[in-house]
Predicted 3D model of a 373-nucleotide RNA (Bacterial RNase P class A) from a soil metagenome.
It matches the Rfam family "Bacterial RNase P class A". Gene Ontology terms of the family: tRNA processing, ribonuclease P activity and dimeric ribonuclease P complex.
Model confidence (mean pLDDT): 77 of 100.
RNA sequence: GACCGGACGGUCGCUCAUCGCAAGAUGGGAGGAAAGUCCGAACUCCGCAGAGCAGUGUGCCGGAUAACGUCCGGGAGGCCGGGUUCAAACCCGGUUUACGGCUAGUGCCACAGAAAACAUACCGCCCCGGCAACGGGGUAAGGGUGAAAAGGUGCGGUAAGAGCGCACCGCCGCCGCAGUAAUGCAGCGGGCAGGGCAAACCCCACACGGAGCAAGACCAAAUAGGGAGGAAGCCUCGGGUUCGCUCGAGGCAGGCACCGGCUCGGCGCCUCAAACCUCCGGGUAGGUCGCUAGAGCCGCGCAGUAAUGCGCGGCCCAGAGGAAUGACCGUCCUGCGGGAGCAAUCCCGUGGACAGAAUUCGGCUUACAGGUC
Numbered sequence: 001g002a003c004c005g006g007a008c009g010g011u012c013g014c015u016c017a018u019c020g021c022a023a024g025a026u027g028g029g030a031g032g033a034a035a036g037u038c039c040g041a042a043c044u045c046c047g048c049a050g051a052g053c054a055g056u057g058u059g060c061c062g063g064a065u066a067a068c069g070u071c072c073g074g075g076a077g078g079c080c081g082g083g084u085u086c087a088a089a090c091c092c093g094g095u096u097u098a099c100g101g102c103u104a105g106u107g108c109c110a111c112a113g114a115a116a117a118c119a120u121a122c123c124g125c126c127c128c129g130g131c132a133a134c135g136g137g138g139u140a141a142g143g144g145u146g147a148a149a150a151g152g153u154g155c156g157g158u159a160a161g162a163g164c165g166c167a168c169c170g171c172c173g174c175c176g177c178a179g180u181a182a183u184g185c186a187g188c189g190g191g192c193a194g195g196g197c198a199a200a201c202c203c204c205a206c207a208c209g210g211a212g213c214a215a216g217a218c219c220a221a222a223u224a225g226g227g228a229g230g231a232a233g234c235c236u237c238g239g240g241u242u243c244g245c246u247c248g249a250g251g252c253a254g255g256c257a258c259c260g261g262c263u264c265g266g267c268g269c270c271u272c273a274a275a276c277c278u279c280c281g282g283g284u285a286g287g288u289c290g291c292u293a294g295a296g297c298c299g300c301g302c303a304g305u306a307a308u309g310c311g312c313g314g315c316c317c318a319g320a321g322g323a324a325u326g327a328c329c330g331u332c333c334u335g336c337g338g339g340a341g342c343a344a345u346c347c348c349g350u351g352g353a354c355a356g357a358a359u360u361c362g363g364c365u366u367a368c369a370g371g372u373c
Stems, first nucleotide, its partner, number of pairs: 001373004006332007014029006031354001035365002038363005043212004055208005060074005075099001076097008100203002105201002107197003122143002124139006151169006170192001171190004176185003216289004226280005233252008253271004258266002296315008333352008
C1' cells in the first nucleotide's frame, strides 16, 4: 500500500415484494466506511435582459471525467536511498509540495543582536594622531546574535578589505533550438540590481444565482374561515348624489322563527344580506408519489504509459418512515489465560473491531480487533 473483515446449521421474531379469500408460503434485507457533511454533480422548487461592483473559491503544465478542490501522466523544487567519485557535479529509484505574482502598492519580521532593509560598525582587522588611555577615518574578509545579516567558492589584489578584477557556479536581460505545454539545453550581454513572508492585506487570471427529498408533485376529512347562487319587492313622500345609486319614514305584499296537535290568529325579526340550503376554491390532519434499474454490479476482449473509455455477454442487489435488518442455541475458525500430555493434540474459561442505510451518485477525510498478500 492492497484485500478480507468470522463460516455453516437450527428455533423464534422484524420489514418489504409476489402469490393466496384467509391461514400462510416463497424470495430480498446495511457498510468499507452506511460516519464527518468537507468538495463536486444528478434531481426538484424559487429567481434570472445584459453588464459591472461586492463576496466566495481555485491557482506549474497536459489529460481523464457528467463534474470536482478528485484521479492519472509530466515538469520544477525539497527530502531519502543506491550507483559513480577523494568529495561533489551527474545518473537511477522512491517520496513529498497551498507549486501564479513581494522589480504594483501597503504592512509584518518575536527574542537576541550594532544593524531585520531610504541600511548599519558590537568585537576584530587596517591607516592616521597620541607616551598612553583614547580620538578620527577605512573595512562586511574573520568573530558574535539570530529562523533569516545585502550572491557562493577559489585565485589575484589591497594599508586592511571589498565583484575591486578574473575563473567556475548562481542570478538578471536578449536571442536560438527542442517540446502541445510546464520547462529544458545552448549562445551573447550585464558585476549583481531584487533579504524573507501573499495558509499578510492585496494584484492578476479563471470559475461561481439561492435553497435543499422536511426539495417538490398529486388526492383530500372534521371544524373554522373565503367566494358564488337560490327562495324573496314593489309603490309613495323627504334628504343626499359622481344620476349608477343610497339613507330615513310610511303603505301593500312576501319570507323565516316562536306559541299552538293543525288551520286561523298572536308575537318577533327580515326582504339583497345575516341565518338556511346548494355549489366552488385554498390550506391543515391523513394518504399516495418522488423512492430506488443506476454516471449500476460481475466477467471477457479491445484502445490508452495511466486515470479512463468503448464493445460483447451475464445479473437484479434494502427501500423502512418514531424509522425493519434482531435474539438464542449448536458445530467449526481464531486471539488470550489456565490445566493435562514427551509430542501431536485435548479440556476449561474468556474475547472477536470500527460502526450502522434514510433521494441518489463521484470523491476526500476520519475510525477500525484480528488475518492474508